The RNA shown here (c-di-GMP-I-GGC riboswitch aptamer) has 91 nucleotides and comes from a Desulfuromonadales bacterium. The prediction has a mean pLDDT of 87. The model forms 90% of the base pairs in the Rfam consensus. Lineage of the source: Bacteria > Pseudomonadati > Thermodesulfobacteriota > Desulfuromonadia > Desulfuromonadales.
RNA sequence: AACGAUAAAGGCAAAGCUGGGGAAACCCGGUGACGCAAAGCCACGGACCCUCCUUCGCUUACAGCUUCGGCGGGCCGCCGGGUUACCGAAU
Numbered sequence: 001a002a003c004g005a006u007a008a009a010g011g012c013a014a015a016g017c018u019g020g021g022g023a024a025a026c027c028c029g030g031u032g033a034c035g036c037a038a039a040g041c042c043a044c045g046g047a048c049c050c051u052c053c054u055u056c057g058c059u060u061a062c063a064g065c066u067u068c069g070g071c072g073g074g075c076c077g078c079c080g081g082g083u084u085a086c087c088g089a090a091u
Base pairs, nucleotide, nucleotide: 002091003088004087011036012035016031017030018029019028020027021026034077040083041082042081044080045079046078048074049073050072052070053069057065058064
């Protein structure tokens, strides 16, 4: 350094419920633990989600659904990448 124990010490906290923020995705606090060895941090690449614009199609339709593309936003507990870090059995 890789690696990751039925180790030790500590950490985070999904869904649900609840108070608040936002048009929405979603975010913050409380409660709660499904899980997590980076489930610490960074939207850098891809995916996904939301709003709006554009465009294709279905349709009587400007409603609704849907296709290509674009601006902006969200999400790092989807996958990569970057960066920092506690512990030390086995290999």